Model confidence (mean pLDDT): 81 of 100. A computed fold for a 1403-nucleotide RNA from an uncultured bacterium, annotated as small-subunit ribosomal RNA. Its Rfam family is "Bacterial small subunit ribosomal RNA".
């Protein structure tokens, strides 16, 4: 600090999304310690139990115990004795006026603190900062007095009584620091009046008069602790006021104790707080009332920073205590663990009553994505009581549970290559995991044991929770201890396999339809670590609410338009003020946080000290500035005087052309109307056309990016009213200005009310038409409405898609209207309309003194497409409707300028057998071949619009052949390696079989240095072999096709932000992006042409197997010979054509037309050659490969079938329908080919196809080979024929193992359909079309296909308007998968959610 996403690409506008941080968090996977923190955000839902507020006996009277001591009494026992009586000790009972402990009452303090919690509350609640001359204060601290003396009850307590219990009554008895007179008293407190001083108002002090009123309490261990008045201070409250404090105007008015005011109540006090009366006010756009939400602050969280969002924890304040309402006591409450009432709610019961409130700490149901232990302790801090000890103290201090947050630590460290093994992964050769283990040597952090032992902690000992814990020390062992998320871009980090739009994934964009770096799983990486992700929220990037920091011509957006209140904002001097503004002081800004600088827990985390800024008040100063006060001034601005221009508005009134009606005359048969038509009109006399009227509406020419008006808007002429603007002058007021929310007001057509009017056009309406249909464009016709008056409706692409106002900023050049001028021009000047166009700006177009520029001021309005300008509510409206103005819910885009394409039933040029003009097919027939479709065991497989269909095939009877069906093999039919065996293998006879396969017989090896070796056949093992299996959408390779079309790029420059442009556009010209010229371009390369090869022409050279004029020879005849190169012809090599010459047009160019000359004239014909790319064209079955499959089979071999089928459709062909024919005779003339497993002569046989024959011939030699068509008699005479030749019988012929399935000729026989082909459709521009026949390829044979060749030889082309297809420019464009695009709607079908709905059903 940014990124990804709208597009083919660009650039803007914009929204969405991600990277960061933070949390009282939750949830998934995992989980070693430690310290510091934190931990019910939901249901202020309901609580079982324990425990959280008690203390004082030194205030009181009593009670119980326990001990001692004193007296009094009583029994019992012991001596001595038989009884009885006396007398000492001795122990027990009992026991108060006593003393210690304990305690129910009475009293005194506390109990309003401390703790918890956010329901309520938009409010002086809370933050600040101020008042309180309107207050109150318990313990405490100070300072001053004072405390005589009396008296009556009353708990507890005994008795009785009620009651199931809570609890309650009677009646006696008794204490006090309980309660009450009565003395004493002020400077208290209350009235009265006086004097001094002071303030912001009300008044506030201070002194001294005389009247009235009112106080106290004791204990005690003798130190002291209390007690009553009074003044002060400290603490702590309480009232009031400025300022600050969320949303919604789809809440706009509220308000009767309601504003104020006199008097009184009551308060601790001011005060409608409350009463009575009087007055009739208050409060609101500076947001009252009313609705929703919400405790508020220090602060936390982000953020550069202003600002956003939060308010757990820890501190402040504030509410509140089951719910609502009250008041009692008390310094202090309208009171969490106190009282009454009334409610819900739970519990006890004898049914008459009663009892109770965890938002204390712990706990428990419950809700909840979620949130702890019914734990020790009062050692410390802090609180209550108390003289004190000491008692309470779920405040707090600890521990427990939770990785729920920071913080810290560990999980070891060094060294170690053979780079083990394993695992992935390969191109197999390796590379990766990796110095990582292993192993060697250290160390002991944490664990684990053992030993020692704190500080907090106090006035001496003891005791005292954390805690035998921090911590130190010894000691054994690397031992006890890593995950979790990501790896397609943003974002660091890549293979293998699985899966096949399935399974899944996703934050955006998007990934999965058979080679997924996006799922899933392994290996590897990356990041972070006792964590690591997910979700959730909040700020951040988002300048995507803009104060700081934003727009508004076309992207969302200027109100249709004035006029004007509020409010905002304002020219220029000068005096004063001090509100804004500023400089310094003062006070405040609690603490903690934050910051920054020490030190302290081993370090941070944390705890701790210390220091600064920075916000609001207040007085006192400063006067530039903006406001306020006074005064001046004229330049803004408004009035006066003059001139002139205008569809500027409103009223009346007047006018001529036309349209239609009507009357009347002339006339006569069609008129209208349309792309063409038809309805309509017309013989009842239309249209035309002459003449009169009638009636309404609109004003031809002038007319002009002229004019005027604020916008709507205004157009014949004349009269009257009437607004505003401009020019000129410089009299007059003096800032009187601009903006303008609300408000008024105007406000196009359409429509609405009510009364007129009503020619012409005309919704809606009917009719013709069109058309698949036409509720339509087109004609007929036609009603509201267009028009008037009045009122209503307020809305338009109400647009210059630009709100108004003022200042400033090159220039040109038209124009209304004016001035100034010498009468006019000119020239300068103002208002206004317009073009260009410089800085300037804008994304770009583009705007440019009439700014979209550069400032200022004020107003309106925008913040992502859609839902939606819709819904609900308000207002207006007579109704249509306006007019304010959501949301749910969906989408990742929606747009706006501009680029290249590409398309247009847009435009302009050009071309092309593209059309047109011709000549011949085709489509109809019978054949012959492709191909669908059917049919089969199989009819293998590709190939499907031009660009498939006589294509793959230059040739399927068996082989081919891949398909079918049997029947066989299994390292194989074919390949390379290992081992072992045979002398053979291979040949030939014979069996067997459909054949392959098996089976017997016979025969049989090379080379050697004799060690051996090569080759082969058999049998075995594996590694492999094999595939005409799939994928041409995984590929090379090759081909079509657009198109032999004139195109397609590049480099440097230059313009543009930018995709792109320029160049390559323009004028001309060509077959051509050929050429020339001009030009921000100047070169270049791939296309075009040239070069290549063949034809046409002519030398040269050479002359054989080819030639034969001349010369000889020779034959019936023949280049047969001997000769010759003269000619054709061969092949070599070479001239020849280049617009080179002449002339016209043309820019004097580049072409262009015409012409000589020439065999050939403007690329002479004609091949070959095919630019960048499209079509995911074609082909895995020519080949050649990835991946995937198959392996006793989807491989291999074999026989036999099939590819040849057949109701039928379609393609290309061949023969035909005849007379330019047919048959039949006779007679000419080629080119270019092939030939030894070949071509095959002569010569003989057959009617023939063909055999026989076997001479030349590996060729200019010999053969195939007759050329046909034409052209010369003859017949046939229009006919299903002497046309046509299908079909089919019979008989042969030839190839060949083998013609049944399923060849191909021949003879003879038979003689189908067909008489020129419908909608359509296709070739071709000259040696073509069209007719004729030769010849090869393939190939034992099998061409009406294909490839070539020669013969004969034609007709047209006026042109480019039309169909097709192409170039090029331009142009609109919402297309870009590119119009075979895009894309509205309604219907059909499911699912959802909502209205209606005959009913039915429930309460």
């Nucleotide at each position: 600090a940014g990124a990804g996403u709208u597009u083919g690409a660009u650039c803007c506008u914009g929204g969405c999304u991600c990277a960061g941080g933070a949390c009282g968090a939750a949830c998934g996977c995992u989980g070693g310690c430690g310290g510091c923190g934190u931990g019910c955000u939901u249901a202020a839902c309901a609580c079982a139990u324990g425990c959280a507020a008690g203390u004082c006996g030194a205030a009181c009277g009593g009670g119980g115990u326990a001990c001692u001591u004193u007296u009094a009494g009583c029994a019992a026992u012991a001596a001595a004795g038989g009884u009885a009586u006396c007398u000492a000790g001795u122990g027990g009972c009992g026991g108060a006026c006593g003393g210690g402990g304990c305690u129910a009452g009475u009293g005194g303090c506390g109990g309003a603190c401390g703790g918890g919690u956010g329901a309520g509350u938009a409010a002086c609640g809370c933050g600040u900062g101020a008042g309180g001359a309107a207050c109150c204060u318990g313990c405490c601290u100070u300072c001053a007095a004072g405390a005589g003396g009396g008296g009556g009850a009353u708990a507890a307590c005994a008795u009785c009584g009620a009651g199931a219990a809570a609890u309650c009554g009677a009646u006696g008895c008794u204490a006090a620091u309980a309660c009450c007179g009565c003395a004493u008293a002020a400077g208290a407190c209350c009235a009265c009046g006086c004097u001094c001083c002071c303030g912001c108002a009300u008044g506030g002090g201070a002194g001294a008069g005389g009247g009235g009123u009112c106080a106290a309490a004791g204990c005690c261990u003798c130190g002291g602790c209390g007690c009553u008045u009074g003044a002060a201070g400290a603490u702590g409250g309480c009232c009031u006021c400025g300022c600050g404090u969320c949303c919604c105007a789809u809440u706009a008015g509220c308000u009767a104790g309601u504003a104020g005011g006199c008097g009184g109540g009551g308060u601790a006090a001011a005060g409608g707080c409350c009463c009575a009366c009087c007055u009739a006010g208050g409060c609101a756009a500076c947001g009252a009332u009313g609705g929703g939400u919400a405790g508020c602050c220090g602060a936390g969280c982000u953020g550069a920073g202003a600002g956003g969002c939060u308010g757990a924890a820890c501190g402040g304040c504030c509410a509140c205590a089951c719910u609502g309402g009250g008041a009692c006591u008390g310094a202090g409450a309208c009171a969490c663990g106190g009282c009454c009432c009334a409610g819900a709610c739970u519990c006890c019961u004898a049914c008459g009553g009663g009892a109770g409130g965890c938002a204390g700490c712990a706990g428990u149901g419950g809700g909840g994505a979620a949130u702890a232990u019914u734990g020790g302790g009062c050692a410390a801090u802090g609180g209550g009581c108390g003289a004190a000890a000491g008692c309470c103290u779920g405040a707090c201090c600890c521990a427990g549970c939770a990785a729920c947050g920071c913080c810290g630590c560990g999980u070891g460290a060094a060294g170690g290559a053979u780079g083990a093994a394993g695992g992935u992964u390969u191109u197999c050769g390796g590379a990766u995991u990796g110095u990582a283990a292993a192993c060697u040597u250290c160390u002991g952090u944490c664990c684990u044991c053992a030993a020692g032992g704190a500080c907090g902690a106090a006035a001496a000992a003891a005791a005292u929770g954390c805690g035998g814990u921090a911590c130190u020390u010894g000691a054994u062992g690397a031992a006890u201890a890593a995950g979790c998320c990501c790896c397609g871009g943003c974002u660091a980090a890549c293979u293998a396999c699985g899966u096949g739009c399935c399974a899944g994934c996703a934050g955006c964009c998007g990934c999965g339809g058979u080679a997924a770096u996006a799922c899933g799983u392994a290996g590897g990486g990356g990041g972070c670590a006792a964590g690591c992700g997910u979700u959730g929220u909040c700020c951040g990037g988002a300048a995507u609410u803009a104060c700081u920091g934003g727009g508004c011509g076309u992207a969302a957006a200027g109100g249709g338009u004035g006029c004007g209140u509020a409010g905002g904002u304002g020219g220029c001097c000068u005096u004063u003020u001090a509100a804004g503004u500023u400089a310094g002081a003062u006070g405040u800004g609690a603490a903690a946080u934050a910051c920054c600088c020490g030190g302290g827990c081993u370090c941070a985390a944390c705890a701790u000290g210390g220091a600064c800024u920075g916000c609001u008040c207040u007085a006192c100063g400063a006067a530039a500035c903006u406001g306020g006060u006074a005064g001046a001034c004229u330049u803004g601005a408004g009035u006066g005087c003059a001139a002139g221009a205008g569809a500027g508005g409103g009223a009346a009134g007047u006018g001529g052309a036309a349209u239609u009606c009507c009357u009347a005359g002339u006339g006569u048969a069609g008129c209208g109307g349309u792309g063409a038509a038809a309805u309509g009109c017309g013989u009842a006399g239309a249209u035309a056309u002459u003449a009169g009227g009638a009636g309404g509406a609109a004003c031809a020419c002038c007319a002009g990016u002229g004019g005027c008006g604020a916008a709507g808007g205004c157009g014949a002429c004349u009269u009257u009213c009437u607004g505003g603007a401009c020019u000129g002058u410089a009299a007059c007021u003096g800032a009187c200005g601009c903006u303008g929310a609300g408000g008024c007001a105007c406000g196009a057509a359409a429509g609405c009310g009510u009364g007129g009017g009503g020619a012409g056009c005309a919704a809606a309406c009917a009719g013709g038409a069109u058309u698949a249909g036409a509720u339509a464009c087109c004609c007929u016709g036609g009603u509201a409405g267009u028009c008037c008056a009045c009122g209503c409706u307020g809305u338009a692409a109400a647009c210059g898609a630009u709100g108004a106002a003022u200042a400033c900023u090159a220039g040109g050049u038209g124009u209304c209207g004016g001035c100034u001028c010498u009468u006019u021009c000119c020239c300068u000047u103002c208002u206004g309309u317009g073009c260009c166009g410089c800085a300037g700006u804008u994304a770009a177009c583009g705007c440019a003194a009439u700014a979209a520029g550069u400032a200022u001021u004020c107003c309106g309005c925008c913040u992502g497409g859609g839902g939606a300008g819709u819904a609900c509510g308000g207002c207006c409206g007579c109704a249509a409707g306006g007019u304010u103005g959501a949301a749910a819910c969906u989408c990742a885009a929606a747009g706006g300028a501009a680029u290249u394409g590409a398309c247009g039933g847009g435009g302009g040029c050009c071309c092309g057998c593209a059309c047109a003009a011709g000549c011949g097919g085709u489509g109809g027939a019978g054949c012959a071949u492709g191909u669908g479709g059917u049919u089969u065991a199989a009819u293998u497989c590709g190939a499907c619009g031009c660009a498939a269909c006589g294509c793959g095939a230059a040739g399927a009877a068996c082989c081919u052949u891949a398909c079918c069906a049997g029947g066989g093999c299994u390292u194989g039919a074919c390949a390379u390696c290992c081992c072992a065996u045979u002398g053979a293998c291979c040949g030939g006879u014979c069996c067997u079989u459909a054949a392959c396969c098996g089976g017997a017989c016979c025969a049989u090896c090379c080379c050697u240095u004799c060690g051996g070796g090569a080759g082969c056949c058999u049998a075995g093992a594996g590694a492999c072999a094999g595939g005409u299996g799939g994928u041409g959408c995984a590929u090379g390779g090759u081909u079509g096709u657009c198109g032999u079309c004139a195109g397609c790029u590049c480099g440097u420059g230059u313009c543009g932000u930018g995709a792109g442009a320029u160049g390559u556009u323009g004028g001309g010209u060509u077959a051509a992006g050929u050429c020339c010229c001009g030009c921000a371009a100047c070169g270049a390369g791939c296309g075009c042409a040239a070069c290549c090869c063949u034809u046409a022409u002519c030398g040269u050279u050479a002359g054989u197997u080819g030639c034969c004029a001349g010369c000889g020879g020779g034959u019936u005849a023949a280049g047969c010979c001997g000769g010759g190169g003269a000619c054709u012809c061969u092949a070599a090599g070479g001239a020849g054509a280049c617009u080179g010459c002449c002339g016209a047009u043309g820019a004097u160019a580049a072409a262009c037309c015409g012409g000589a000359g020439g065999a050939a004239g403007g690329u002479g014909g004609g091949g070959a050659u095919g630019a960048c790319g499209u079509c995911a064209a074609a082909u895995c079955a020519u080949c050649a490969u990835g991946c995937c499959c198959c392996u006793u089979a989807u491989a291999u071999c074999u026989u036999g079938g099939g590819c040849u089928a057949c109701a039928c459709a379609c393609g290309u062909g061949c023969u035909a329908c005849a007379a330019u024919g047919g048959u039949c005779g006779g007679u000419a003339c080629a080119a270019a080919g092939g030939g030894c497993a070949g071509c095959g002569a002569a010569g003989g046989a057959g009617u023939g196809a063909u055999c026989u024959g076997g001479a030349g011939c590996a060729a200019a030699u010999c053969c195939c080979a007759a050329u046909a068509a034409a052209c010369c008699a003859a017949u046939c005479c229009c006919a299903g024929u002497u046309c046509g030749g299908a079909u089919u019988g019979u008989a042969g012929g030839c190839u060949g193992c083998a013609a049944c399935u399923c060849g191909c000729c021949u003879a003879c026989a038979u003689g189908a359909a067909g008489u020129c082909g419908g909608a359509g459709u296709u070739g071709c521009u000259a040696g073509u079309a069209a007719u004729c026949g030769c010849g090869a390829a393939u190939c034992a044979g099998a061409a009406c296909g294909u490839c070539g060749c020669g013969g004969u030889g034609a007709a047209u082309g006026c042109g480019u308007u039309c169909c097709c297809g192409g170039g090029u420019c331009u142009u609109g464009u919402a297309c870009a998968c590119a119009c075979c695009g895009c894309c509205c709607g309604u219907c059909a079908c499911a699912c959802c959610a909502u209205g209606g709905g005959a009913g039915u059903u429930g309460g």